Transfer RNA from a bacterium, 72 nucleotides, folded computationally.

[in-house]
RNA sequence: GCCUCUGUAGCUCAAUGGAUAGAGCAAGGGACUCCUAAGCCCGAGAUGUAGGUUCGAUUCCUAUCAGAGGCG
Numbered sequence: 001g002c003c004u005c006u007g008u009a010g011c012u013c014a015a016u017g018g019a020u021a022g023a024g025c026a027a028g029g030g031a032c033u034c035c036u037a038a039g040c041c042c043g044a045g046a047u048g049u050a051g052g053u054u055c056g057a058u059u060c061c062u063a064u065c066a067g068a069g070g071c072g
Base pairs, nucleotide, nucleotide: 001071002070003069004068005067006066007065010025011024012023013022018055028042029041030040048064049063050062051061052060
């Protein structure tokens, strides 16, 4: 330098064009308890970035950024 793959919540993962992007764990609040833990209830939090296509984009296209791998 070229090619491929990945990027979604603090972490691990779903969601293959259709409307409020879900789940588990973690953090927070509540109740319970003499206190703590466990279990129970509540509920906040995310689509790497910028454009494009579309009535509608996490999803498709382009560029770019970061990471991993391969070739030279």

Its Rfam family is "tRNA". The family's RNA type in Rfam is transfer RNA.